[in-house]
Context: one part of a larger RNA
Molecule: large-subunit ribosomal RNA, domain II
Organism: Thermoplasmatales archaeon
RNA sequence: GCCAGGGAGUUCUGAUCAGCGGCGAGGUUAAUUCCAUUGUGGAAGGAGCCGGAGCGAAAGCAACAAGCCCGCACCGUAAGGGAGGGGCGACGUGAGCUCGCGUGAAGUCGCUGGUGGGAGACCCGAAGCCGGUCGAUCUAAUCCUGGGCAGGUUGAAGCCUUGCGAAAGCUGGGUGGAGGACCGAACAGGUUCUGAUGUGCAAAUCGUUCUGUUGACCUGGGAUUAGGGGUUAAAGGCUAAUCUAGGCCGGUAAUAGCGGGUUCCCCCCGAGACUACCCGCAGGUAGACCUGAGCAGAGGCGUCUGGUGGCGUAGAGAAAUGUAUAGGGUAAGCUAAUCCGAAAGGGUUGGCCCCCUUAACAAACUCCGAAUCUGCCAGAGCCGUAGAAGCUUGGUGCUAGGGGAUCGGGAUAAGCUUGAUCCCCGAGAGGAGAAGAAUCCAGACGGAGGUUAAGGUCCCAAAGUCACGGUUAAGUGUAACCAAAAGGAUGUUUGUGACCCAAGACAGCUGGGAGGUUGGCUUAGAAGCAGCCAUCCUUUAAAGAGUGCGUAAAAGCUCACCCGUCGAGGUCGCAAGCUCCGAAGAUGGACGGGACUAAACCGUGCACCGAUACCUUCGGACACCGAAAGGUGAUUCGGUAGGGGGGCGUGCUGCCGGGGCAGAAGCGUCUUCGAGAGGAGGCGUGGACCCAGCAGUAUCGCGGAUCCUGGU
Numbered sequence: 001g002c003c004a005g006g007g008a009g010u011u012c013u014g015a016u017c018a019g020c021g022g023c024g025a026g027g028u029u030a031a032u033u034c035c036a037u038u039g040u041g042g043a044a045g046g047a048g049c050c051g052g053a054g055c056g057a058a059a060g061c062a063a064c065a066a067g068c069c070c071g072c073a074c075c076g077u078a079a080g081g082g083a084g085g086g087g088c089g090a091c092g093u094g095a096g097c098u099c100g101c102g103u104g105a106a107g108u109c110g111c112u113g114g115u116g117g118g119a120g121a122c123c124c125g126a127a128g129c130c131g132g133u134c135g136a137u138c139u140a141a142u143c144c145u146g147g148g149c150a151g152g153u154u155g156a157a158g159c160c161u162u163g164c165g166a167a168a169g170c171u172g173g174g175u176g177g178a179g180g181a182c183c184g185a186a187c188a189g190g191u192u193c194u195g196a197u198g199u200g201c202a203a204a205u206c207g208u209u210c211u212g213u214u215g216a217c218c219u220g221g222g223a224u225u226a227g228g229g230g231u232u233a234a235a236g237g238c239u240a241a242u243c244u245a246g247g248c249c250g251g252u253a254a255u256a257g258c259g260g261g262u263u264c265c266c267c268c269c270g271a272g273a274c275u276a277c278c279c280g281c282a283g284g285u286a287g288a289c290c291u292g293a294g295c296a297g298a299g300g301c302g303u304c305u306g307g308u309g310g311c312g313u314a315g316a317g318a319a320a321u322g323u324a325u326a327g328g329g330u331a332a333g334c335u336a337a338u339c340c341g342a343a344a345g346g347g348u349u350g351g352c353c354c355c356c357u358u359a360a361c362a363a364a365c366u367c368c369g370a371a372u373c374u375g376c377c378a379g380a381g382c383c384g385u386a387g388a389a390g391c392u393u394g395g396u397g398c399u400a401g402g403g404g405a406u407c408g409g410g411a412u413a414a415g416c417u418u419g420a421u422c423c424c425c426g427a428g429a430g431g432a433g434a435a436g437a438a439u440c441c442a443g444a445c446g447g448a449g450g451u452u453a454a455g456g457u458c459c460c461a462a463a464g465u466c467a468c469g470g471u472u473a474a475g476u477g478u479a480a481c482c483a484a485a486a487g488g489a490u491g492u493u494u495g496u497g498a499c500c501c502a503a504g505a506c507a508g509c510u511g512g513g514a515g516g517u518u519g520g521c522u523u524a525g526a527a528g529c530a531g532c533c534a535u536c537c538u539u540u541a542a543a544g545a546g547u548g549c550g551u552a553a554a555a556g557c558u559c560a561c562c563c564g565u566c567g568a569g570g571u572c573g574c575a576a577g578c579u580c581c582g583a584a585g586a587u588g589g590a591c592g593g594g595a596c597u598a599a600a601c602c603g604u605g606c607a608c609c610g611a612u613a614c615c616u617u618c619g620g621a622c623a624c625c626g627a628a629a630g631g632u633g634a635u636u637c638g639g640u641a642g643g644g645g646g647g648c649g650u651g652c653u654g655c656c657g658g659g660g661c662a663g664a665a666g667c668g669u670c671u672u673c674g675a676g677a678g679g680a681g682g683c684g685u686g687g688a689c690c691c692a693g694c695a696g697u698a699u700c701g702c703g704g705a706u707c708c709u710g711g712u
Stems, first nucleotide, its partner, number of pairs: 001712006011119003015115009026050003032044004054061002064089001067088004074081002090103005122261004129251006140225009149215001151183003154179001158175004163170002187212003193207001195206002227243001229239003264647006274287005289397001290395006299383003303380008315368001316366002321362003326358004333352008401425010430441003445619007455609003458594003464606001466605006477596002487581003491578010508565002511562002514538003519533003544559001548557002620637002622633004648701001650698006657691003666685008
């Protein structure tokens, strides 16, 4: 891992709600006693509890068995009546009260089910806390009593002696054999290879290398110290493979807002990741949202159109506020210098400021101002007496959300973050997008047939190698998103403007390209061509006081310009389409692939393919109508958390009816019925019990829990 068996919302109690049942202004017994016993039996027992009256802090006081109106169901041919229901009025009480609470009688006791409280409370799971016991055969320390340390080296004190010395003593030679001395086995240890091993030889070993080896040494045996305690040359070390508080047993099913698991089927509906509060942030409680039941009784609606109102956004504007700013005009005001004047004052040129004009901006500016949105009215449409909207009440789940489009804030960065509106995923299958939660199409009850959507039609691979007109030469492209910019291009296509041109354009080629003059200046030189100034005149078809190269300076080459040759378009802009450059990433490589010059791109057109969509048909479920047969369904039948409904099967009990040695259960196999859980039958095996129906009851359904036990 697999198989078999076991394995998780239970029981008691008190509360509340619903259904069913008994009695009913009442309902009911508890303990206990008695009688019967096959029993889940019968009887007594009224203590007590709930209800029958409320209000007020209290003293205390103390209420409609209906006076009026509306009105659903229902009755009625109609008028109308009208249970239940609603409104008004009246009443009790609170000192008063227009206000609060209450009043026109329904409860109570059981059973079953839902839920929440207390209990282990669906099951499993801590680390922990406390108590009592057991441990020092491991290890730590100490005590008692024993044992062990090859061999070699060094050579302290002391002693003897030589020499010297007055002596103290010093010195040389011997002797001697000290030492937490040295080297190195046993023994003890455990440094390095960060070696081997790493389901090991081994829950710490093996090899190499290394440390100590007469000592604070190693070691046998016997003793002592015990868990908040011991022992510790101190590492939180060790205290029996266990130590920042041992093991075992108990309290104990500790607690766990956390993790995992939680067992048969079908049908209906179907969320949330928001708001508020909480030592709250992995959790709760309330509201919203979902679901079941009931009440009530006529309207309701995120749709459209029209009318009539609201707003201050987008945009726009500059009229006020605020910000920024360059020109022009004018000349009101202030001012500096200067001029005229005796002064008053005036003129000129500036500076500041006002005004006009041209040009600008604002979320917290507005003289303006949409689209959307929205109030009310009317109409349409749809839903609704087969009961809507609403109200009451039982039961949850949810409180970490995510993506897209549009509009915002942070930061016009992010697979970023934080908002608003709608849609989607979540909880949504199918088709397209190569593949792909949320992009496109489209909301799946089952079977069959057809038609389309998105997207496609050369092959893989269903359908056009379809038709017409253009563009691209870059494999550009064949990618919605899945790349690309500033800036460039005599790539090519289209449009448009200007100019030149048979009196010959443009390009190419032949020839000329001169003279005054080496202009003047400067300078060593400056001659078209270092630099400065000037830039004329002549001859001409034309030719600059010179476009570039060149020389020391000249020379030389060339250009502008002109003749000739040639013979038809040329030159320069602007705009647009496709294309090219700009263009760098890590294994080899991607248009899905093959491949394609269209099978690319831009247009036009007609076909076809293509889904669970739509249509047709058959069948089912559900809802409603109906006594039934049956009928209707424009709008029904995707679904996680979750709510509700109906069933299947298992064990046992009661009643009832059956089967079985002429073969029960069980097991195997085949056939068959049912939407399914499941049911029935045949044959074989087996060899003694089994089952339907109606009720009741429950340790009742397994694939999961690193589940438990066994097998394999």